The part of an RNA shown here (small-subunit ribosomal RNA, central domain) has 351 nucleotides and comes from an uncultured prokaryote. The full RNA is in RNAcentral, with records from ENA.

Context: one part of a larger RNA
């Protein structure tokens, strides 16, 4: 120095990228810092152990005496491991070629259904709505129903425990720029790795600041019912806002409530991309491998629930975070923000 844990009891940072830091494939050599070991030299206590030794009536216990412990330098030696120089290797990592899927991302055009809106025919007494009404809306001609225009948002079907991304997300179509993954060749680099404190960067929804847009939805508000009441639910309206662009914000049940990597551990059965065998004139069935995604399910984990080659199994590295409940994610400081708030984060007190 040391303990136990975080999938649901308290815990997994909302995601990357990536500094320092820890941790680091195979192999030859050198060095000797960690490491071992011997010799001097020094070395407190508690601790052990020995003694016909002393003191409590004995013993425990406490006192002595030796000797083990335990410090540190000096110095001799080993060289397996860590470490440090060097030299090689190729499995780990990365590049190169040559394929392939996909709502991966950003701009830019383009569509079609549909809502509402206005113009115009037809056309007459209602429409709307609801459990029932009832505000509403209509002889100022409305619902309906047809041509036309004109905006704004979303893109039915396909669509699928499909797909794609780090997560957050991502769905008409075409373009164009642009990121990643996967096979498959086995050609190059030669440990270039791994996570990661700090930092950087991205990041639903709502909000927020500046201009725009605004169809339809709709906080907040009005009205109508309901009711005891009704500041709700239903109903008719309706403004923020939802939409563009630039810039804050920086949060979530950001969830799989499960941190990143490696590697090992039994089967069966879909499915999605590749890619090989066999067969074939081809193709489809069939087998087999790699990736990814789903269902069961041994072994083994778990308090149970379940997890179970996508482990919650067995291990190693490295980060993060937990330590009763309430007080409180408050106060106080401090950083950050236009603000709302965000971040860090207590204690008295009480059970």
């Nucleotide at each position: 120095c040391u303990g136990g844990g975080c999938g649901u009891a308290a815990a997994g940072g909302g995601u990357g990228c990536g500094u320092a830091g820890g941790c680091g494939g195979c192999u030859g050599c050198g060095c000797a810092a960690g490491u071992c070991u011997g010799g001097u030299g020094u070395g407190a206590a508690a601790u052990c152990u020995u003694c016909a030794c002393c003191g409590c009536u004995c013993a425990a216990c406490g006192g002595g005496a030796a000797g083990a412990g335990g410090u540190c330098a000096c110095u001799g030696g080993a060289a397996a491991c860590u470490g440090c120089g060097u030299g090689g290797c190729u499995u780990g990592a990365g590049c190169a070629u040559g394929g392939u899927a996909g709502a991966g991302g950003u701009a830019a055009g383009c569509g079609g259904a549909a809502u509402u809106c206005c113009u115009g025919g037809u056309g007459u007494a209602g429409c709307g709505g609801u459990g029932g009404a009832a505000u509403g809306u209509g002889u100022a001609g409305a619902u309906a129903u047809c041509a036309g225009g004109a905006a704004g948002a979303a893109c039915a079907c396909c669509g699928g425990u499909g797909g794609c991304g780090a997560a957050g997300g991502c769905g008409g179509c075409u373009u164009a720029c642009u990121g990643g993954g996967c096979c498959a060749u086995u050609g190059c680099u030669g440990a270039c790795g791994c996570u990661g404190a700090g930092g950087c960067a991205c990041g639903a929804a709502a909000g927020c600041g500046u201009g725009g847009g605004g169809a339809g939805c709709a906080a907040a508000c009005a009205g109508g019912a309901u009711u005891a009441g009704a500041u709700a639910c239903c109903c008719u309206g309706g403004u923020a806002g939802u939409c563009c662009a630039c810039g804050c914000u920086g949060u979530a049940a950001a969830c799989g409530g499960u941190g990143c990597g490696c590697a090992c551990u039994a089967g069966g059965u879909g499915u999605a991309g590749g890619g090989g065998g066999u067969a074939u004139c081809g193709a489809c069935c069939c087998c087999c491998c790699c990736u990814g995604u789903g269902c069961c399910g041994a072994c083994g984990u778990u308090a149970a629930c379940a997890c179970a080659u996508u482990a919650a199994g067995u291990g190693c590295g490295c980060c993060g975070c937990c330590u009763g409940g309430g007080g409180a994610g408050u106060a106080c400081g401090u950083u950050c923000g236009c603000a709302a708030g965000a971040a860090u984060g207590a204690a008295a007190c009480u059970c």